[in-house]
Transfer RNA from a Candidatus Poribacteria bacterium, 73 nucleotides, folded computationally. RNAcentral records the identical sequence in 2 taxa. Rfam family: tRNA. By type it is a transfer RNA. The sequence is in RNAcentral, with records from ENA.
RNA sequence: GGGGCAGUAGCUCAGAUGGGAGAGCGCAUCCCUCGCACGGAUGAGGCCACGGGUUCAAGUCCCGUCUGCUCCA
Numbered sequence: 001g002g003g004g005c006a007g008u009a010g011c012u013c014a015g016a017u018g019g020g021a022g023a024g025c026g027c028a029u030c031c032c033u034c035g036c037a038c039g040g041a042u043g044a045g046g047c048c049a050c051g052g053g054u055u056c057a058a059g060u061c062c063c064g065u066c067u068g069c070u071c072c073a
Stems, first nucleotide, its partner, number of pairs: 001072007010025004019056001027043005049065005
């Protein structure tokens, strides 16, 4: 320098074919307990890496940039 894959909640990851942003763990409050843990209930937390484009509508399609992994040279 070139090719491929990935980037979504604090962490690990889902998200056919463009139309509701989700799960598990973690966190907060409450119940339970003498107290903790376990268990139960409720809740907070995201401009979907960044910048453009297409579209009535983009996490999803197109272009560029950045970061990580990997292959080739």